[in-house]
Molecule: SAM riboswitch aptamer (S box leader)
Organism: uncultured Intestinimonas sp.
């Protein structure tokens, strides 16, 4: 860099001991226990096996993910607002 996908899914467990949710500006979560690591779960992008085959189906070996739409906004159109489309960043996967 190209491309796909991003409104659903996932714990009353153990360790731990104060941050976390990309920055930013906001609303939020958190001592009724945050990040981490472990376990355990989702999910089905690659993968693996079947299949009248660029389908479907079943597994789950490599990733990944498990508050809130990507948690909401900013740039842009339309609109009086509400809202609503789209970009831009960013996230994950394949190359």
């Nucleotide at each position: 860099c190209u491309u796909a996908u991003c409104a659903a899914g996932a714990g009353u467990g153990g360790c731990g001991g104060a941050g976390g949710g990309a920055a930013c500006g906001g609303c939020c979560c958190g001592a009724u226990g945050a990040a981490g690591c472990c376990c355990g779960g989702c999910a089905a992008c690659c993968u693996g096996c079947a299949u009248g085959a660029u389908u479907u189906g079943c597994a789950a070996g490599g990733u990944g993910c498990c508050a809130a739409a990507u948690c909401c906004g900013g740039c842009g159109g339309u609109a009086g607002a509400a809202a609503u489309c789209g970009a831009a960043a960013g996230a994950u996967g394949a190359g």